Transfer RNA from Candidatus Chisholmbacteria bacterium RIFCSPHIGHO2_01_FULL_48_12, 75 nucleotides, folded computationally. Taxonomically the source falls in Candidatus Chisholmiibacteriota (Bacteria, Bacteria candidate phyla). The RNAcentral record of the sequence draws on ENA. It matches the Rfam family "tRNA". Its family is annotated with triplet codon-amino acid adaptor activity in the Gene Ontology.
[in-house]
RNA sequence: GGGGUUGUAGCGCAGCCUGGUUAGCGCACCUCCCUGUCAAGGAGGGGGUCACGGGUUCGAAUCCCGUCAGCCCCG
Repeated sequence: GGGGUUGUAGCGCAGCCUGGUUAGCGCACCUCCCUGUCAAGGAGGGGGUCACGGGUUCGAAUCCCGUCAGCCCCG
């Protein structure tokens, strides 16, 4: 340098292919209950400019282009 793949909450992931309700799940975190205490269990809650920039569209996490970063392959 070329090709492939990945990037969504603190962490691990789904959703993307086939655009459309409020972007969801587990763990973690916060509050309360329970408990002699901790853990476990129960109830409730907060947290995302969907890697970044642009385009298409009435509407983009999703389609298109570019950039950046990780991993793999080729040279």